[in-house]
RNA sequence: CGAAAUGUUAUCUAGGGUUCCGCGAUGAUGUAUCGGCUGGUCCGAGAGAUAACUCACAGCCGUAAGGCUGUGUCACGGAGGGAUAAAAGCCUGGGAGAU
Numbered sequence: 001c002g003a004a005a006u007g008u009u010a011u012c013u014a015g016g017g018u019u020c021c022g023c024g025a026u027g028a029u030g031u032a033u034c035g036g037c038u039g040g041u042c043c044g045a046g047a048g049a050u051a052a053c054u055c056a057c058a059g060c061c062g063u064a065a066g067g068c069u070g071u072g073u074c075a076c077g078g079a080g081g082g083a084u085a086a087a088a089g090c091c092u093g094g095g096a097g098a099u
């Protein structure tokens, strides 16, 4: 200096806050204000889980189109900024940096 599927989606988990619901407090019967509060809705992982699909390679089958099986290892990481009601392991970002 440089390459790669280090793929996509869904569900869920760790985690996260407060729009809505619930709960609590105050005020008072219009429902208002305040509090994230064990919660439900909600957000949610590149470096968490599972599944499906897809891609690459190898082997086998098939005249061919294509099908089946297997493999695809690894991953330290800010600050700041951004979205949404808000926050975050979300996005920036397998980034900067480090090795």
Stems, first nucleotide, its partner, number of pairs: 007053006015043002020040002022037001023035004055072007074094001076097001080092003
Model confidence (mean pLDDT): 80 of 100. Predicted 3D model of a 99-nucleotide RNA (Guanidine-I riboswitch aptamer) from Paenibacillus sp. TCA20. Rfam family: Guanidine-I riboswitch aptamer. About the family: This family represents a conserved RNA structure found upstream of the ykkC and yxkD genes in Bacillus subtilis and related genes in other bacteria. The RNAcentral record of the sequence draws on Rfam and Ribocentre.